RNA sequence: GGGACCGUAGCUCAGUCUGGGAGAGCACUACGCUGAAGACGUAGGUGUCGUGGAUUCAAAUUCCACCGGUCCCA
Numbered sequence: 001g002g003g004a005c006c007g008u009a010g011c012u013c014a015g016u017c018u019g020g021g022a023g024a025g026c027a028c029u030a031c032g033c034u035g036a037a038g039a040c041g042u043a044g045g046u047g048u049c050g051u052g053g054a055u056u057c058a059a060a061u062u063c064c065a066c067c068g069g070u071c072c073c074a
Stems, first nucleotide, its partner, number of pairs: 001073007010026004020057001028044005050066005
């Protein structure tokens, strides 16, 4: 220098193919339970879907550029 893939909650990830409600598990917080804690039960999403722009009535999802990471080629 060229190419492929990835970036979504505190962590691990799904959702992208086929545009329309932002989600799961774990963790966390509060309450119940307990002498206390753990476990268990109930409730709570805590988020600029990496950044900017474009298309569209509508974008995590499509297009372009950029940033970061991993890998391959040179």

Annotation:
This is a predicted structure of a 74-nucleotide RNA (transfer RNA) from a Candidatus Woesearchaeota archaeon. Its Rfam family is "tRNA". It is annotated as a transfer RNA. The coordinates come from a structure-prediction model, not an experiment, and the mean pLDDT is 82.